[in-house]
RNA sequence: UCAGGAAGUUGGGCAAUCGCGCUUCGGCGAGGAAAGUCCGCACUCCAUAGAGCAGGGUAGUGGGUAACACCCAUCCGCCGCGAGGCGAGGACGAGUGGCACAGAGACCAAUCUGAUGCUGGCGCAAGUCAGGGUCAGGGUGAAAAGCGCUAAACUCUACCCGGAGCAAGCCCAAGUGGAACGACCAAGACGCCAGCUCGGCGGGUUCCAGGUAGGGCGCGCAGAGGACGGUGGUAACAUUGCUCCCAAGAGAGAUGAUUGCCCUCGACAGAAUGCGGCUUAUAGAUUUGCUGACACA
Repeated sequence: UCAGGAAGUUGGGCAAUCGCGCUUCGGCGAGGAAAGUCCGCACUCCAUAGAGCAGGGUAGUGGGUAACACCCAUCCGCCGCGAGGCGAGGACGAGUGGCACAGAGACCAAUCUGAUGCUGGCGCAAGUCAGGGUCAGGGUGAAAAGCGCUAAACUCUACCCGGAGCAAGCCCAAGUGGAACGACCAAGACGCCAGCUCGGCGGGUUCCAGGUAGGGCGCGCAGAGGACGGUGGUAACAUUGCUCCCAAGAGAGAUGAUUGCCCUCGACAGAAUGCGGCUUAUAGAUUUGCUGACACA
C1' cells in the first nucleotide's frame, strides 16, 4: 500500500417562516433494526391453585442471566492460507423403519465364482441330483460373510414447561324487562379451571328484548434503566459510587411543508404496554485491534 476478518460510532447538518402532538409551561417529540411475531419474561385475568396422562421444548462440558431455543469460554466436527466463521453435537446392545443408483446380492440378511469336506437319493462303477458347513476371492457401491450407516427417520433417555393476552384488564356514567332450568340440608345436575382423569371452586346457567358503543386509568413507562469511574473475572457478567442523567405517549392515530447555505450528495426504513434476545434488510462515512500478500528500511 492492497485485500480480508472482529468489535464499535454515525446514519445528512445549520438557519428562517408557517404548521403538528405532549407538558410539571422549564421543555420534550420514531430505530439499529421501530421490521419478522420466532423465543424468553415483566404485567393482567382465569384463580384458591394441585397431581397424573397426553402434548410441547432443549440436548458435548462448564459458566452468565429475571429467564430463554439467548450470551461467554472450552472440547469435538466441518469450511478457510490465516485472522476467523458455522454446528444438524445424548442413545442404534430398548424397539420399529430406511440404505436410491450400481451390483448376483443391501438386513429374521441375502448371495456370484473357485476350492474343500459332510448328509441323503439314483447308479456295478465313473458319476449325477438335492441340501447345508468351512476357507479364499475379484467387480459394483459410502457400506457386502458384520453387534455397518442413518435418530433435522419414528422412537428411547435426561432435564424443563398451566392457559390466554393491553382489542389483557380495572373504574365511572347510562340502562337494567321477561321466560325456562337450577342452587341456597344432602345427593345429583349445571358452570369454571386449555385436551382427558382425579381433585378443587361457584351460585347461578341459557334464551329473548332493550340500553350504552361515552369518559378515565392501564400509557408520570422511573426501570431486571442508562452514562462514567473503581474492584473481581480470560470473557459473558457481577459488585460498587456523598458521581451524573431521565430522554414520544398518539388514539383513523403527532415531528410536515417551503426557502437559503454547507456537505461525506444521504441506504434500510416509522413507535402503539414494556423489556432481554434471535433472524432479516441496510448507501456512505469513521475509530480500534488482528490476519494474509507485496515493497522499503

This is a predicted structure of a 297-nucleotide RNA (Bacterial RNase P class A) from a Chloroflexota bacterium. Its mean pLDDT, the model's own confidence on a scale to 100, is 77. NCBI's taxonomy places the organism under Bacteria, Bacillati, Chloroflexota. Its Rfam family is "Bacterial RNase P class A". The family's RNA type in Rfam is ribozyme. A source record names the gene rnpB.